This is a predicted structure of a 74-nucleotide RNA (transfer RNA) from a Planctomycetota bacterium. NCBI's taxonomy places the organism under Bacteria, Pseudomonadati, Planctomycetota. Its Rfam family is "tRNA". Rfam's curators write: Transfer RNA (tRNA) molecules are approximately 80 nucleotides in length.

[in-house]
RNA sequence: GGGCGUAUAGCUCAGUUGGUUAGAGCGCAUCCCUGAUAAGGAUGAGGUCCCUAGUUCGAAUCUAGGUACGCCCA
Numbered sequence: 001g002g003g004c005g006u007a008u009a010g011c012u013c014a015g016u017u018g019g020u021u022a023g024a025g026c027g028c029a030u031c032c033c034u035g036a037u038a039a040g041g042a043u044g045a046g047g048u049c050c051c052u053a054g055u056u057c058g059a060a061u062c063u064a065g066g067u068a069c070g071c072c073c074a
Base pairs, nucleotide, nucleotide: 001073002072003071004070005069006068007067010026011025012024013023019057028044029043030042031041032040050066051065052064053063054062
């Protein structure tokens, strides 16, 4: 330098044909339970869907460019 892949909650990851409100598990906070803890139960907080632009009535999802990381080739 070229090709391919990945980027969504603190962590690990889903997300269907583009459709109105973005989810799970773990973790975290509060409460219940317990002599106390772990476990268990209830409730809740937590998101620039990597960035910019475009297409569209509508984009996490499609297109282009960029950034970061990984793999392969040179």